A computed fold for a 72-nucleotide RNA from Candidatus Vidania fulgoroideorum, annotated as transfer RNA.
The RNAcentral record of the sequence draws on ENA.
The coordinates come from a structure-prediction model, not an experiment, and the mean pLDDT is 82.
Its Rfam family is "tRNA". Rfam describes the family as follows. Transfer RNA (tRNA) molecules are approximately 80 nucleotides in length.
The source organism's lineage runs through Bacteria, Pseudomonadati, Pseudomonadota, Betaproteobacteria and Candidatus Vidania.
RNA sequence: AGAACUAUAGCUCAGUGGUGGAGCGUCACUUUAACACAGUGGAAGUCAACGGUUCGAGUCCGUUUGGUUCUU
Numbered sequence: 001a002g003a004a005c006u007a008u009a010g011c012u013c014a015g016u017g018g019u020g021g022a023g024c025g026u027c028a029c030u031u032u033a034a035c036a037c038a039g040u041g042g043a044a045g046u047c048a049a050c051g052g053u054u055c056g057a058g059u060c061c062g063u064u065u066g067g068u069u070c071u072u
Stems, first nucleotide, its partner, number of pairs: 001071007010024004018055001026042005048064005
């Protein structure tokens, strides 16, 4: 210098263009003499940023930024 992949909850990851989810974690309650396990409920997201397409974008397109990798 060129190219590919990737960015979604605290962590690991799903997510056919049509209501943003799961597991673990966290908080409260139930349960116990207590802890653990188990059960119920809650909180936690500008879907990396800025534009574009579309009636509608986490998803499609462009640029930028961060990360990983390849070629030189």